[in-house]
Context: one part of a larger RNA
RNA sequence: ACCGGCGAGUUGCGGUGUGUGGCAAGGUUAAGCGGUGAAUCGCGUAGCCGAAGGGAAACCGAGUCCGAAUAGGGCGCCACAGUUGCACGCUGCAGACCCGAAACCAGGUGAUCUAUCCAUGGCCAGGGUGAAGCGCGGCUAAUCCCGCGUGGAGGCCCGAACCGUUGCGUGUUGAAAAACGCUCGGAUGAGCUGUGGAUAGCGGUGAAAAGCCAAACGAACCUGGCGAUAGCUGGUUCUCUCCGAAAUAGCUUUAGGGCUAGCCUUUGGUGAUCAGUGGCGGAGGUAGAGCACUGGAUGGGCUAGGGCCCUUGACAGGGUACCAACCCCAACCAAACUCCGAAUACCGUCACUCGCAACCAGGGAGUCAGACUACGGGGGAUGAGCUUCGUGGUCGAAAGGGAAACAGCCCAGACCGCCAGCUAAGGUCCCUAAACUACGCUAAGUGGAAAAGGAUGUGGAAGUGCCAAGACAGCCAGGAGGUUGGCCUAGUAGCAGCCAUCCUUUAAAGAGUGCGUAACAGCUCACUGGUCGAGGCCUUCGGGCCAAGUGCUUCCGCGCCGAAAAUUCAAUGGGGCUCAAGCGUAGUACCGAAGCUGCGGACUCGAAAGAGUGGUAGGAGAGCGUUCCGCGUUAGGUUGAAGGAGGACCGUGAGGACCUCUGGACGAAGCGGAAGUGAGAAUGCCGGU
Numbered sequence: 001a002c003c004g005g006c007g008a009g010u011u012g013c014g015g016u017g018u019g020u021g022g023c024a025a026g027g028u029u030a031a032g033c034g035g036u037g038a039a040u041c042g043c044g045u046a047g048c049c050g051a052a053g054g055g056a057a058a059c060c061g062a063g064u065c066c067g068a069a070u071a072g073g074g075c076g077c078c079a080c081a082g083u084u085g086c087a088c089g090c091u092g093c094a095g096a097c098c099c100g101a102a103a104c105c106a107g108g109u110g111a112u113c114u115a116u117c118c119a120u121g122g123c124c125a126g127g128g129u130g131a132a133g134c135g136c137g138g139c140u141a142a143u144c145c146c147g148c149g150u151g152g153a154g155g156c157c158c159g160a161a162c163c164g165u166u167g168c169g170u171g172u173u174g175a176a177a178a179a180c181g182c183u184c185g186g187a188u189g190a191g192c193u194g195u196g197g198a199u200a201g202c203g204g205u206g207a208a209a210a211g212c213c214a215a216a217c218g219a220a221c222c223u224g225g226c227g228a229u230a231g232c233u234g235g236u237u238c239u240c241u242c243c244g245a246a247a248u249a250g251c252u253u254u255a256g257g258g259c260u261a262g263c264c265u266u267u268g269g270u271g272a273u274c275a276g277u278g279g280c281g282g283a284g285g286u287a288g289a290g291c292a293c294u295g296g297a298u299g300g301g302c303u304a305g306g307g308c309c310c311u312u313g314a315c316a317g318g319g320u321a322c323c324a325a326c327c328c329c330a331a332c333c334a335a336a337c338u339c340c341g342a343a344u345a346c347c348g349u350c351a352c353u354c355g356c357a358a359c360c361a362g363g364g365a366g367u368c369a370g371a372c373u374a375c376g377g378g379g380g381a382u383g384a385g386c387u388u389c390g391u392g393g394u395c396g397a398a399a400g401g402g403a404a405a406c407a408g409c410c411c412a413g414a415c416c417g418c419c420a421g422c423u424a425a426g427g428u429c430c431c432u433a434a435a436c437u438a439c440g441c442u443a444a445g446u447g448g449a450a451a452a453g454g455a456u457g458u459g460g461a462a463g464u465g466c467c468a469a470g471a472c473a474g475c476c477a478g479g480a481g482g483u484u485g486g487c488c489u490a491g492u493a494g495c496a497g498c499c500a501u502c503c504u505u506u507a508a509a510g511a512g513u514g515c516g517u518a519a520c521a522g523c524u525c526a527c528u529g530g531u532c533g534a535g536g537c538c539u540u541c542g543g544g545c546c547a548a549g550u551g552c553u554u555c556c557g558c559g560c561c562g563a564a565a566a567u568u569c570a571a572u573g574g575g576g577c578u579c580a581a582g583c584g585u586a587g588u589a590c591c592g593a594a595g596c597u598g599c600g601g602a603c604u605c606g607a608a609a610g611a612g613u614g615g616u617a618g619g620a621g622a623g624c625g626u627u628c629c630g631c632g633u634u635a636g637g638u639u640g641a642a643g644g645a646g647g648a649c650c651g652u653g654a655g656g657a658c659c660u661c662u663g664g665a666c667g668a669a670g671c672g673g674a675a676g677u678g679a680g681a682a683u684g685c686c687g688g689u
Stems, first nucleotide, its partner, number of pairs: 001689006011094013026049003032043003053060002063075004097235002100232001104225006115199009124189001126158003129154001133150006162186003167182004201217001203213003238623006248261005262367002264364007273357001274355001275353008288340001289338002294334003298330004303324001305323002307320004370395010400411003415601004420597003426591003429575003435588007447577001453561002457558010474531005480504003485499003510525001514523002535546004602613004624678001626675006636666001643662005649656002
């Protein structure tokens, strides 16, 4: 791991509700006794509940209490029956659906491991260093001191045994529940070690790590209290049918738990009270808007006050491109501003639609972590698959089709069957069911990811300028004179700077657009002339008409750049697609779902017509099967029971027949009763493989 077996709402006593039975203004016995094979049964009237309440009570009584009260008020009466069995739902007390702690307490067992201690024993190769003391010598007045020798001290040095375990490696279902290899520390000491003994859990021992106390010690182990408790996790076993939630509010040492309400279900009752739409009537201060209030805020005008300047001995006076109140003009802003003010929503009422709700009383719940999406707000950064409210939707508890895949998006709500039809969203080149027509756009594979911003991309629309008196672009030529304008300057001559910016010749030419020079020169521009300069139609040959050319501005459609990510392509699902298989407009077909329709069938509700039947938590209903008991010494059974194996049968299902084989002695169906009554999950328990 698989298979098999075992494995979880029970029982007792109370309460309450429902169903059903007995008796009924009453109902009922308990212990106990009698009786019996067992039970049914008989007796037992103590007690309990009910038939009357009010008051703290005395007490009174259809009343009573408070009170002075015949006042008023409270609780009652007027007004409807209880009680006792049985069954079931729920609940209280009990282990109370099952398994599960970490713990707490009591009594015991442990120091053969380990910690410390006590008693008595044992052990430490070899080498090195060479303290004190002592001897001799030197020195000295004598010491001190120095030298040589002797000596053999030391938690001394090196290093085996022994004790330990620093680093690395191996090992990691190991050879081993701590080791092995290399390396390393101590090795006469606070050393190591044998044997015997001592200290015990509210404790011991501890050179102290909360270490150790028999392989897991922040309080050992064993047994008991004990089925401790567990607002926590897991698990909780047959079927079908009907309905079907919640993830909210208030309170909570409360926040992952509760209680009450809300929402679900079920029983009884009331009866149109509900909902939608329309008419009519209300209340309102949101969106928007506005500036009349409260505030904010820009420019201008007017003009107090102030600053500064001038003036004055002072008072006064004057000026002001400064600041600025009120007022005026123009234009604004506001959740806590409003002169205004919707749409919706809400309330009332009357109709209609008849969808089938709605309300009252009782039994049973579950829910209190919600998620995304659209819209309206707050918080945040007008971030988040963020957070917090409101309203709707979906998921939750919803399968099917679409979105490549994809709870929350789009379409649509699956009773069952069909090799029938029509559609929705979305699609119709191939993968892949189904497509064509018409007119445009796009050249970017844009489509098939993105902004500010940028750009003679391209299509469309509008406006405006120049143009046969020749435009625009190109090319040829001119681009002059007074004059080097004046000033400034070393110089400045169109071209550093300042001022002025005239006149003349002209077809035209600035007191100069840019480059350039030290300054000139030189190149160039403005400006002017020339060159160049298309077509169609008609024509009475005079010409006319249409179209064309070249700049600028604005708007609209589609595209371009802006555009960098980490393992090739990897930003249409892929292939692939360019008058499209892209985009826009219009149209007609078709495909496409468990939607709708058709045909057949089942069930529920309903008198019928007809309608309904997705479903988690959960409520309600109806059933299947297992063991045992009664009818029952049943029917049946060695001419073969139960059990086992196989099979194409029946039932919506749990399940049930029948036949064959096996098996070898029991044992249905039916009607009732009682439960150790249904297994796939609990890191379940036991066994087998």
Predicted 3D model of a 689-nucleotide part of an RNA (large-subunit ribosomal RNA, domain II) from an Armatimonadota bacterium. NCBI's taxonomy places the organism under Bacteria, Bacillati, Armatimonadota. Rfam family: Bacterial large subunit ribosomal RNA. Model confidence (mean pLDDT): 85 of 100.